[in-house]
Molecule: c-di-GMP-I-GGC riboswitch aptamer
Organism: Geobacteraceae bacterium
RNA sequence: UCCGAUAACGGCAAAACUGGAGUAAUCCAGUGACGCAAAGCCACGGGUCCGUGACGUUCUCCAAGGGGACGACCACGGAUAGCCGGGUUACCGAAG
Repeated sequence: UCCGAUAACGGCAAAACUGGAGUAAUCCAGUGACGCAAAGCCACGGGUCCGUGACGUUCUCCAAGGGGACGACCACGGAUAGCCGGGUUACCGAAG
C1' cells in the first nucleotide's frame, strides 16, 4: 500500500410515523434500525425521478384566442452521493 476480522474505539441510519420546507422529485428535525468499511464529502459521466417549455396524438369549446387528457424524443432547471462509475479526504489493524 492493497486488503477488511465473529477484533477494539466509535460512526452513519432504510422503511414507517410525527412536525416543518418545497408545485413536485426530494430535503430538514425527532422517533426508529433495514442495512453500511467510506451509507464521509463533491452532481464530473451514465441511470432514474420531478418541474417547465417546445413538439405530437386526442377530447372539448370556439369567430379567434384558449382549455383538458396522454405520450416517445428534445431543451432548460432541479432531485438522488443509501443506483453505478469517477474524484477527494479519513479512524482501526487480525490473517494474507